A computed fold for a 1504-nucleotide RNA from an uncultured bacterium, annotated as small-subunit ribosomal RNA. The coordinates come from a structure-prediction model, not an experiment, and the mean pLDDT is 85.
[in-house]
RNA sequence: AGAGUUUGAUCAUGGCUCAGAUUGAACGCUGGCGGCAUGCCUUACACAUGCAAGUCGAACGGCAGCACGGGAGCAAUCCUGGUGGCGAGUGGCGAACGGGUGAGUAAUACAUCGGAACGUGCCCAAUCGUGGGGGAUAACGCAGCGAAAGCUGUGCUAAUACCGCAUACGAUCUACGGAUGAAAGCAGGGGACCGCAAGGCCUUGCGCGAAUGGAGCGGCCGAUGGCAGAUUAGGUAGUUGGUGGGGUAAAGGCUCACCAAGCCAACGAUCUGUAGCUGGUCUGAGAGGACGACCAGCCACACUGGGACUGAGACACGGCCCAGACUCCUACGGGAGGCAGCAGUGGGGAAUUUUGGACAAUGGGGCGCAAGCCUGAUCCAGCCAUGCCGCGUGCAGGAUGAAGGCCUUCGGGUUGUAAACUGCUUUUGUACGGAACGAAACGGUUCUUUCUAAUAAAGAGGGCUAAUGACGGUACCGUAAGAAUAAGCACCGGCUAACUACGUGCCAGCAGCCGCGGUAAUACGUAGGGUGCAAGCGUUAAUCGGAAUUACUGGGCGUAAAGCGUGCGCAGGCGGUGAUGUAAGACAGUUGUGAAAUCCCCGGGCUCAACCCGGGAACUGCAUCUGUGACCGCAUCGCUGGAGUGCGGCAGAGGGGGAUGGAAUUCCGCGUGUAGAGGUGAAAUUCGUAGAUAUCGGAAGGAACACCAGUGGCGAAGGCGGCCAUCUGGACGGUGACUGACGCUGAGACGCGAAAGCGUGGGGAGCAAACAGGAUUAGAUACCCUGGUAGUCCACGCCGUAAACGUUGGGUGCUAGACGUCGGGGGUAUUGACCCCUCCGGUGUCGAAGCUAACGCAUUAAGCACCCCGCCUGGGGAGUACGGCCGCAAGGCUAAAACUCAAAGGAAUUGACGGGGGCCCGCACAAGCGGUGGAGCAUGUGGUUUAAUUCGAAGCAACGCGCAGAACCUUACCUGGGUUUGACAUCCGCGGAACCUCCUGGAAACAGGAGGGUGCCUUCGGGAGCCGCGAGACAGGUGCUGCAUGGCUGUCGUCAGCUCGUGUCGUGAGGUGUUGGGUUAAGUCCCGCAACGAGCGCAACCCCUGCCAAUAGUUGCCAUCAAGUCAUGUUGGGCACUCUAUUGGGACUGCCGGUGUUAAGCCGGAGGAAGGUGGGGACGACGUCAAGUCCUCAUGGCCUUUAUGCCCAGGGCUACUCACGUGCUACAAUGGCCGGUACAAAGGGCAGCCAACCCGCGAGGGGGAGCCAAUCCCAGAAAGCCGGUCUCAGUUCGGAUUGGAGUCUGCAAUUCGACUCCAUGAAGGCGGAAUCGCUAGUAAUCGCGGAUCAGCAUGCCGCGGUGAAUACGUUCCCGGGCCUUGUACACACCGCCCGUCACACCACGAAAGCUGGUUGAACCAGAAGCCGGCGACCCAACCCGCAAGGGAGGGAGCCGUCCAAGGUUUGGCUGGUGAUUGGGGUGAAGUCGUAACAAGGUAACCGU
Repeated sequence: AGAGUUUGAUCAUGGCUCAGAUUGAACGCUGGCGGCAUGCCUUACACAUGCAAGUCGAACGGCAGCACGGGAGCAAUCCUGGUGGCGAGUGGCGAACGGGUGAGUAAUACAUCGGAACGUGCCCAAUCGUGGGGGAUAACGCAGCGAAAGCUGUGCUAAUACCGCAUACGAUCUACGGAUGAAAGCAGGGGACCGCAAGGCCUUGCGCGAAUGGAGCGGCCGAUGGCAGAUUAGGUAGUUGGUGGGGUAAAGGCUCACCAAGCCAACGAUCUGUAGCUGGUCUGAGAGGACGACCAGCCACACUGGGACUGAGACACGGCCCAGACUCCUACGGGAGGCAGCAGUGGGGAAUUUUGGACAAUGGGGCGCAAGCCUGAUCCAGCCAUGCCGCGUGCAGGAUGAAGGCCUUCGGGUUGUAAACUGCUUUUGUACGGAACGAAACGGUUCUUUCUAAUAAAGAGGGCUAAUGACGGUACCGUAAGAAUAAGCACCGGCUAACUACGUGCCAGCAGCCGCGGUAAUACGUAGGGUGCAAGCGUUAAUCGGAAUUACUGGGCGUAAAGCGUGCGCAGGCGGUGAUGUAAGACAGUUGUGAAAUCCCCGGGCUCAACCCGGGAACUGCAUCUGUGACCGCAUCGCUGGAGUGCGGCAGAGGGGGAUGGAAUUCCGCGUGUAGAGGUGAAAUUCGUAGAUAUCGGAAGGAACACCAGUGGCGAAGGCGGCCAUCUGGACGGUGACUGACGCUGAGACGCGAAAGCGUGGGGAGCAAACAGGAUUAGAUACCCUGGUAGUCCACGCCGUAAACGUUGGGUGCUAGACGUCGGGGGUAUUGACCCCUCCGGUGUCGAAGCUAACGCAUUAAGCACCCCGCCUGGGGAGUACGGCCGCAAGGCUAAAACUCAAAGGAAUUGACGGGGGCCCGCACAAGCGGUGGAGCAUGUGGUUUAAUUCGAAGCAACGCGCAGAACCUUACCUGGGUUUGACAUCCGCGGAACCUCCUGGAAACAGGAGGGUGCCUUCGGGAGCCGCGAGACAGGUGCUGCAUGGCUGUCGUCAGCUCGUGUCGUGAGGUGUUGGGUUAAGUCCCGCAACGAGCGCAACCCCUGCCAAUAGUUGCCAUCAAGUCAUGUUGGGCACUCUAUUGGGACUGCCGGUGUUAAGCCGGAGGAAGGUGGGGACGACGUCAAGUCCUCAUGGCCUUUAUGCCCAGGGCUACUCACGUGCUACAAUGGCCGGUACAAAGGGCAGCCAACCCGCGAGGGGGAGCCAAUCCCAGAAAGCCGGUCUCAGUUCGGAUUGGAGUCUGCAAUUCGACUCCAUGAAGGCGGAAUCGCUAGUAAUCGCGGAUCAGCAUGCCGCGGUGAAUACGUUCCCGGGCCUUGUACACACCGCCCGUCACACCACGAAAGCUGGUUGAACCAGAAGCCGGCGACCCAACCCGCAAGGGAGGGAGCCGUCCAAGGUUUGGCUGGUGAUUGGGGUGAAGUCGUAACAAGGUAACCGU
């Protein structure tokens, strides 16, 4: 620091996802040790049991229990507070700390910084005092009630308990005269003195009272700061302030009376939701974001709600009272309780520990003079891998690279120096032994010193010293034995380090995202191997990061999401220029504070580390004081450049109302006139003989204003168009007089705002939703046609939306130009108008820099900057629901969530496609000729059938295809029979020559038997070949997969294309080249050009054919010469010709004319056998179709192995209702039949072709010559020509079918061959829709040959003979090429894709209601308690009084104010649920249509 994912690819936008760090975690698998730390995040749910706050006898009366002493008694035992001590009690202090929790709380809280009107037990400093009296009361005794808890009566008693009196430094009050108010003693010691004694007295210590100051702590006030929602906009009556009472420790509406009407709020009041706050923690480069466990500070709470009491302090966790809920006890009368203390239990939950030890430590806490006691604070231990840190599970050597495992190309590789084995070490663990630090204070003793009368006591300091350890016999140290006791988890398709095999077969499963799995899965499961971490490893959850994906640092808004439809304008924000002052902001420094801990740095201590300790820095903040005066603000005085005013001009569909004009449509009436008109792709509905349409003139009415007219004008936008006058807004140019910053923007607010729509009243010609009819159509609620109502028009009032668009908010300044156009001004010139130059303002086109993802924008910015506003943050759900506001309604504005997807979207690129365009080609159409489709048959296919009808081929490009030839064989199929190292290959052992003949069974294979035969080479050992037997490795498979493959082939297509290097353009995909202008059969060539070249294709080179020549001359040929024959190159001879077969020549737009750009080329001509590629063939670019073939062959994998192999016999592939393809033969006279007669080419031939001759009607048979072929044979070519016959008919056409008789091949023609003869003589009279071939030696027609082959040809491959017609042309159909355009397609139009309906599931809204929570208002009621009043009843202290009694004062009780729970009624907010209902989302193969994307077949879209 980035990466994956939208696409065929690209760039950008944008979301989703991953890699990192972290956690009070949980879960899964696994688990050796130690140190340090953490450990109910959920039910502030309920709690059994134990403990968590006591202590003081030096405050007191005392003595229940214990111990001792004393006394009595023989003893048991009793008595005795005398001593140590001490239960209960009075009293004091503490219990308000410590510990827990986070419910509540958005401010009575917290943090930071300030402030003034306060309190303060214990502590410190210093001051004064501590005198003298009194009356009670618990305990206790007695009596009584109650189950208990507990209580009552009566009697006695003490105090540091209580109450007066005296005194008053200072305190409080004050009318300044004065008035008021205190206290307590206890312990130790002791010389003199007093006392009978206790003791007094003195003194020391501790205490007590009053007041002062301090420290620390606490209370109160202010400022600033830190959550969300405006779908919460107004809130508030003690409310805001004042005056005066009251109240408090203290300021204050804290409270009350009166007065005033304020106060808070868009800088967000109020309301709602959520939440303890902070130091800090996690993350991050930082800024930020998230969090607030442990530790520390503050706050709040203590079963829920209320209340006060006591006290220095509480409205009190382990106190009280009341109410409520719950639990427990009960004798039913009544009582008791509060773990959010430590353990622990139940419950909840994914989940969180022991009912442990100790006060040894803490300048811990409480009490005490102290000893000491108490202390679940605390320190320890226990449990848990919960986290962090450290250690270990050995180290070294060891190659036949062991065995085993896995893989394998079978060679090997890997596990792997890993193991074994050898040597060594001993951390941890185990055993044994030793053994801490933490503990020195207090205490004792002694010395010095202070106080003192004191050598008591006490305080301070020093020396010596006893005792004290929960942890714990732990850390640590030593010894011993011994590699001994110790490794897992996740992952291995990409991101992301790490790969193979097997199993599985869209199954099982995986998955963070993209995505894997449908028979060769590096993605599932297992194994081997590997990678990463390691006593852990993964997963899940959560936070930050990456995410510049909320953008302060640090984003955007023309088309990706995003500029309000437009203006005006309050608040707010921002603001020209000179000067002076000020100092709020700003900047610099000072001081205070910013707790400690944490983080960082340095140092130190545990062996290291984690951890801990010390020091420093830091804490970016707030406050304070001082300074500065540039900038910003404020105040004042100026300026004119911004802005505005004036003056005199100018253009304009700017706006309002009023008046007026002509053309056209329609209607009405008259005339002329007659049969149609109208409408369409074509029609029909419709109008018209009751006179239409057409036409002439007349009249009516409404609406709109042709030409001018223009990327012309005006307006803020919407928008504005005949002409005239009128009212009115704004701009612009000129002038330079005036004002003097008056400015810009603008949340809310307010105005305007097309069309449609709404209301009321008019108007209504044309047009025209709805509607009706006619067409179209599968349908047609549409497009087209005929009609037609709202509406369109006017007035007034609403609505407030549009693709209201320049998809571009407003303002200001700056930044090259060129060319138009509108308005105004100036200049030159002119008589003048133009032209030309120039300034300002508008409106356009092109374009530099720059910007932009690109497209594009570019002085009218989307450039460079500033100011202000609005808006955006993935797609869908949705501009929807709910709520609110507006509206008569329609609806508008504001505006979510659940759920769901991994994309949605932009620009550009290459293709493909278009019922887009342009150019061009092809037997593509057209023009022609002949066919197919109809018939019969042949053949192939489908289907059906079958034991089997083997398998493959499937639009073109399967179907006379694989098959160049199924009776057996072939043969792969079926039935049956047989066989298992095999029909075939290699290796081993044994035997035998090989081989031949015969017999038996059998359908054969096969099984059994008999006989003959003894080979070749040899170094004599044996070997080669062949046969048989045996064992195992293995053979074999036309079994599967052509979607695992090679090879071969088809097809687009013999179409003209397909690419590369370098350069160049582009961010890039990619473009350029290859496009363009011509031309060609051609990317053929020429020209041009940021291209220049090149490759594969085209063409040519190759073969055949057409002309000539040379060479050669047999088997070919025969002109001349000769011979011979009935005849024939038959013979001699010859090689001239033909021919044969080899080498050459020839044709190149070379020549001429025209045309073209002077080119390429094209047209015409000459010559020539041939002319513009002469004709034909071979040859098939990059690629496409997962095209075809595993059954030609080869081959991976899988399957089979007494069978899916092999052998044999028979059957089948030949079936047959039907359908299709390809053919043959026909339907006849251009013909059939008969007779005669002529002319080929190319081939084949020894298991062959087969002559002559003979036989047969014939197929053929006999026969045997020739030929291994330019020699012989197949071999008669046929159509043709000549002559004859038939005469339009199911025929002398046609030949199917069937009967009979034969021939040939073959082991064998039954299933199932071909041919011959005789007989038979079917359909068929030229073929519907549709469809095929062919452009010249072609179609058509005629025969010939060959491969395969024993035999079998209408098929296939070749050969020649005869030999046409037509092409105007490219509109249309099909296919193709190039350019261009649109695209939402890229599996590429056989594409994509929309909506209803049906089904399933999911979340949400509405809903008669039902049911909770919370909050407001009104009223009722009112516990406990404080306060106030009364107080006939009760009362010791003080006063009066001898007393009785009275007084003062207090209390019970009652009344009143306030008030919790509760009750009644009625609202707000919010949650759950609800028959039914609404739309939405999702879901491999449902239904209906075809809306959109191409001109998407009616251009699409927006509003209504």